The prediction has a mean pLDDT of 81.
Predicted 3D model of an 84-nucleotide RNA (transfer RNA) from a bacterium.
RNAcentral records the identical sequence in 2 taxa.

């Protein structure tokens, strides 16, 4: 050169046939328990705007299809394998 397969929150990962994006799990944070601690529950936890209900944006990146894309086309960047 070519073919495959892959990239989603601070980390690991799921997402069904194209219809809530972040499901479980570690970490992180507050809190209960304890004289204190660990361990163990319980409650939070992508980003932004707001007093607040609620709205915006976000699945490597630029673009298409669609009413509607992490899912489908195209085109790069990156990593992994495979032929030559």
């Nucleotide at each position: 050169g070519c073919c495959c397969g892959g990239a989603u929150g601070g980390c690991g990962g799921a997402a069904u046939u194209g219809g809530u994006a972040u499901a479980c799990g570690c970490g992180a944070g507050a809190g209960a328990c304890u004289u204190a601690a660990a361990a163990u529950c319980u409650c939070u936890u992508g980003g932004g705007a707001g007093c607040a209900a609620u709205c915006c944006c976000u699945u490597g990146u630029g673009g298409g299809u669609u009413c509607g894309a992490g899912u489908c086309c195209c085109g790069c960047u990156c990593c992994g394998g495979g032929c030559a």
Background: Its Rfam family is "tRNA". Rfam links the family to the GO term triplet codon-amino acid adaptor activity.